[in-house]
Model confidence (mean pLDDT): 76 of 100. Lysine riboswitch aptamer, 171 nucleotides, folded computationally.

RNA sequence: UAGUUUGGUAGAGGUGCAUCGAUUAAGAGUAAUUUCUCUGAUAUGUCAGGCAUAGAUGAGGAGAAAUGAAAGGAUGAGAUGCCGAAAUUCACAUUACACUGAUAAAUGUGGGUUGGUUCCUGUGUUAAUAGCAUCGGGACUGUCAUCAUAUGAUGGAGCGCUACUAAAGAU
Numbered sequence: 001u002a003g004u005u006u007g008g009u010a011g012a013g014g015u016g017c018a019u020c021g022a023u024u025a026a027g028a029g030u031a032a033u034u035u036c037u038c039u040g041a042u043a044u045g046u047c048a049g050g051c052a053u054a055g056a057u058g059a060g061g062a063g064a065a066a067u068g069a070a071a072g073g074a075u076g077a078g079a080u081g082c083c084g085a086a087a088u089u090c091a092c093a094u095u096a097c098a099c100u101g102a103u104a105a106a107u108g109u110g111g112g113u114u115g116g117u118u119c120c121u122g123u124g125u126u127a128a129u130a131g132c133a134u135c136g137g138g139a140c141u142g143u144c145a146u147c148a149u150a151u152g153a154u155g156g157a158g159c160g161c162u163a164c165u166a167a168a169g170a171u
Base pairs, nucleotide, nucleotide: 004168005167006166007165008164009163010162011161014083016082017081018080019079020078024074032067033066034065035064036063037062038061039060042054043053044052045051046102047101048100049099086114087113088112089111090110091109092108093107094106095105115141116140117139118138119137120136122134123133124132125131143156144155145154146153147152
């Protein structure tokens, strides 16, 4: 003392990621409630069992009339936190009726996958042809390596890359 190893700090990708609240549209003349008519025994509590509640003083269903929502999701501008930002999947744990089992969604822990954006087909979700998620495929773009040559090809992955910095230490 270049390169090396281990840490720390600061950055880059860009229709970049996530969260918050507000506006607006839709949800919807839907759900629900009341009255009337017809029918006539079940219906509700996530599902099953059990249990509980309501029910011939009419359950539920259908029709008519009147009144008539909300949630989840979406949305231009705004604010905040950030660059495995974040998303998704698997396993485990907790939580649904006073019970048992299963499951949904939410939260937490651990492992896996994805550099990012966007488009298309299918599938799932949803009121929805919006949006979201996902399998597959395409395009654009950033980064590193290799090979060529002057702008291209191939390949890899964010536990990456770039810059600075501290320590270690062989030659």